[in-house]
Context: one part of a larger RNA
RNA sequence: GAUUGAACGCUGGCGGCAUGCCUUACACAUGCAAGUCGAGCGGCAGCGCGGGGGCAACCCUGGCGGCGAGCGGCGCACGGGUGAGUAAUGCAUCGGAACGUGUCCUCUUGUGGGGGAUAACCAGUCGAAAGACUGGCUAAUACCGCAUGAGAUCGAGAGAUGAAAGCAGGGGACCCGCAAGGGCCUUGCGCGAGAGGAGCGGCCGAUGCCCGAUUAGCUAGUUGGCGGGGUAAUGGCCCACCAAGGCGACGAUCGGUAGCUGGUCUGAGAGGACGACCAGCCACACUGGGACUGAGACACGGCCCAGACUCCUACGGGAGGCAGCAGUGGGGAAUUUUGGACAAUGGGGGCAACCCUGAUCCAGCCAUGCCGCGUGUGUGAAGAAGGCCUUCGGGUUGUAAAGCACUUUCGGCCGGAACGAAAUCGCGCGAUCUAAUAAGUCGCGUGGAUGACGGUACCGGAAGAAGAAGCACCGGCUAACUACGUGCCAGCAGCCGCGGUAAUACGUAGGGUGCGAGCGUUAAUC
Numbered sequence: 001g002a003u004u005g006a007a008c009g010c011u012g013g014c015g016g017c018a019u020g021c022c023u024u025a026c027a028c029a030u031g032c033a034a035g036u037c038g039a040g041c042g043g044c045a046g047c048g049c050g051g052g053g054g055c056a057a058c059c060c061u062g063g064c065g066g067c068g069a070g071c072g073g074c075g076c077a078c079g080g081g082u083g084a085g086u087a088a089u090g091c092a093u094c095g096g097a098a099c100g101u102g103u104c105c106u107c108u109u110g111u112g113g114g115g116g117a118u119a120a121c122c123a124g125u126c127g128a129a130a131g132a133c134u135g136g137c138u139a140a141u142a143c144c145g146c147a148u149g150a151g152a153u154c155g156a157g158a159g160a161u162g163a164a165a166g167c168a169g170g171g172g173a174c175c176c177g178c179a180a181g182g183g184c185c186u187u188g189c190g191c192g193a194g195a196g197g198a199g200c201g202g203c204c205g206a207u208g209c210c211c212g213a214u215u216a217g218c219u220a221g222u223u224g225g226c227g228g229g230g231u232a233a234u235g236g237c238c239c240a241c242c243a244a245g246g247c248g249a250c251g252a253u254c255g256g257u258a259g260c261u262g263g264u265c266u267g268a269g270a271g272g273a274c275g276a277c278c279a280g281c282c283a284c285a286c287u288g289g290g291a292c293u294g295a296g297a298c299a300c301g302g303c304c305c306a307g308a309c310u311c312c313u314a315c316g317g318g319a320g321g322c323a324g325c326a327g328u329g330g331g332g333a334a335u336u337u338u339g340g341a342c343a344a345u346g347g348g349g350g351c352a353a354c355c356c357u358g359a360u361c362c363a364g365c366c367a368u369g370c371c372g373c374g375u376g377u378g379u380g381a382a383g384a385a386g387g388c389c390u391u392c393g394g395g396u397u398g399u400a401a402a403g404c405a406c407u408u409u410c411g412g413c414c415g416g417a418a419c420g421a422a423a424u425c426g427c428g429c430g431a432u433c434u435a436a437u438a439a440g441u442c443g444c445g446u447g448g449a450u451g452a453c454g455g456u457a458c459c460g461g462a463a464g465a466a467g468a469a470g471c472a473c474c475g476g477c478u479a480a481c482u483a484c485g486u487g488c489c490a491g492c493a494g495c496c497g498c499g500g501u502a503a504u505a506c507g508u509a510g511g512g513u514g515c516g517a518g519c520g521u522u523a524a525u526c
Stems, first nucleotide, its partner, number of pairs: 001526004006522005013373006020365001021331001026329003030326003035074003040071002043067002047065003050061004081284003090209007099201003104197008112146001114144002121136006152161003166189006174183003210256003217247003222244004227239003259281004263274004286307005309320004337363001339362003345359001346357004376406004386397004410467001413461004420453001425447008470515005475496003481510005491498002
């Protein structure tokens, strides 16, 4: 000099953008952060409508809109947080072979026929609660067989094993039915099997990745083989047997420290230091261990066990996990609101309408940083008054002020007022599908709806210099000097050093220098 997730002191007008627990991976009150689907299912707790009864209060009725709880599906493995652990089971780069893959895309093919349960519900029992049990009824895209099986799997072969589910919309004949409706046809969304793809993930190798030798030897599943087990898959990953190997001064082992990278800061560079924010990967989710479900977890807001802690209890037994967003206590020099909205982007579910989303988008707080703007402009010498200095002549503050003439950014006030929002949707036309001018899909045109921010940005208007300057320094380094006070005292100080009676070095004043909504100090890096 540059820099910072800074803090402290004094000071503080406005705006834009960004950042904001670096310390106790300390403990957490409260609210919210993952749901959704009635176009899978049986139903109907509550609400509204319709119908029936009743003088009325009200009662009955799943018939309709819908829908709590329940069965079922998908999601909850994403998104969000943190950096404890980890020196390699990690990361970066370059390669590899023995793998998996829900949803998505392409292609092929199938979707036939049956069965038995169970929750909800009803009845009852136990319990303080959390909750549990018994009996009875019922449905499915829940569950289980049968059939078929190109391909798939197993097998040398013969052969064997092994699948599915429906729901919704539309429809001219025809068939069943008293009707409702169904068959049949068709479209859409699904379901099963197989092949391929995309993206994602698991695994292996090479090279590189901090300090210590006052750590020199380390190793028995250890190193390799054969056979097996296990896995989606290779492999001592695991096991039996066999062999005696494997690593190490090119630093093994041990100890310490640490998430890694893109990058960031600095520097002419080489390098050094760092890894906040943003992005990629990894690890963790009260501590330790374990598996279940699933395409995917050994699973932050799932389960089980153990432990510490907190809470409830009728003492028998139960409940909990903010390193999600806010917020509280504590620690600390120190770090924000228990805000708004799903309008946009993205995500989950759904045919859709839509619902959910503390992701996100916004707003709030803080000069924490960067950037921009303002605190006026011109004129004005009797060089006013006052202050300070003085050799008492004067000098200086100083065109500074006053005065005169202007301007009105920003702020305050009044009025107007956005972009971010065109998709989804309706209508028309065309294409596609089809028996079809239904429905569905695609394209074009057209119409309408939707804004948290926000009455904000921005624009216009009226008034009025009006509301807006400090901080540090002035001995040398280092830009800037005098007076008084003090008298090795009080004090200053980054280094050299100042102060013991004329101190440009302490304190105050006048003046000056530097920077300026900041200026200094401290800490830290180059």

Predicted 3D model of a 526-nucleotide part of an RNA (small-subunit ribosomal RNA, 5' domain) from an uncultured bacterium.